Bacterial small signal recognition particle RNA from Dehalococcoidia bacterium UBA5629, 100 nucleotides, folded computationally.
Taxonomically the source falls in Dehalococcoidia (Bacteria, Bacillati, Chloroflexota).
Model confidence (mean pLDDT): 76 of 100.
It was read from a public genome assembly, where an Rfam model found it.
Rfam family: Bacterial small signal recognition particle RNA. Rfam links the family to the GO terms SRP-dependent cotranslational protein targeting to membrane, signal sequence recognition and signal recognition particle, plasma membrane targeting. Rfam classes the family as a non-coding RNA gene.
[in-house]
RNA sequence: GAUCGGGUCUUACACGGCGGAAAACUAUGAAUCCCGCCAGGUUCGGAAGGAAGCAACGGUAAAUAGUAUUUUCCGGGUGUUGUAGGGUUAUCCGGUCGGA
Numbered sequence: 001g002a003u004c005g006g007g008u009c010u011u012a013c014a015c016g017g018c019g020g021a022a023a024a025c026u027a028u029g030a031a032u033c034c035c036g037c038c039a040g041g042u043u044c045g046g047a048a049g050g051a052a053g054c055a056a057c058g059g060u061a062a063a064u065a066g067u068a069u070u071u072u073c074c075g076g077g078u079g080u081u082g083u084a085g086g087g088u089u090a091u092c093c094g095g096u097c098g099g100a
Stems, first nucleotide, its partner, number of pairs: 001097008009086006015079002018075006025066004034059003042051003
């Protein structure tokens, strides 16, 4: 100096990770035109028993908060990850050949 291979470069895919959103779990949650159960009282009845139903209690809706994890979706100049291509202008490593 030449050449070959690999890397840095680039594309696609896969995997992981980060961020966001939703679901799930727990709690709170209707003085109401939510539900259930309705003490007392009211009311119907001769009575037995009914009716409506306040407070209280319980369960929930919309929603809010919390919690680590799980699941789903979206996104990125995410990752000395991997595979398959592309690219040789430059550069790095290794091999081979030739010259000085």